[in-house]
Order: sequence, then C1' cells, then structure tokens
RNA sequence: GGGCCGGUAGCUCAGUUCGGUAUGAGCAUCUGGUUCGCAUCCAGGGGGUCCCGGGUUCGAAUCCCGGCCGGUCCA
Repeated sequence: GGGCCGGUAGCUCAGUUCGGUAUGAGCAUCUGGUUCGCAUCCAGGGGGUCCCGGGUUCGAAUCCCGGCCGGUCCA
C1' cells in the first nucleotide's frame, strides 16, 4: 500500500431474505422483597449522537460515498 471482517447501553453482543418509533439479550449498576446480616434468588427501574462527515429517501443502525479506529490476510 491492497483485500476482507468489525465499530450499537458501563462491558460482551443480537438486531435476518425486507429501510419503518433506539427494539433488545447476558453481565454490571440502582431500588424494593427475601435474610439477624451478607451472598444466592425474586420483582422492578435507569442508562443509546447506533465511530465521524456527507448523500439517497417521506423515513437510514440498515443503502451509497469519503474518513478514523480495531482485527485478519496478501505484498
């Protein structure tokens, strides 16, 4: 330098052939219950500029272009 894959909640990720309200999972965190207390367990809550910029569209995490970062392969 080139090819491919990836970037979404604090962390790890899903989000499909199909573009339609940020829709979510596990862990973490907070509140309540349970306990003499802690852990476990049960119920519930909060938390999102979907990497950045632009374009298409009535509408973009999703499609297109450019850029940044990470992984991997080739040179």
Predicted 3D model of a 75-nucleotide RNA (transfer RNA) from a Candidatus Bathyarchaeia archaeon. The RNAcentral record of the sequence draws on ENA. Rfam family: tRNA. Gene Ontology term of the family: triplet codon-amino acid adaptor activity.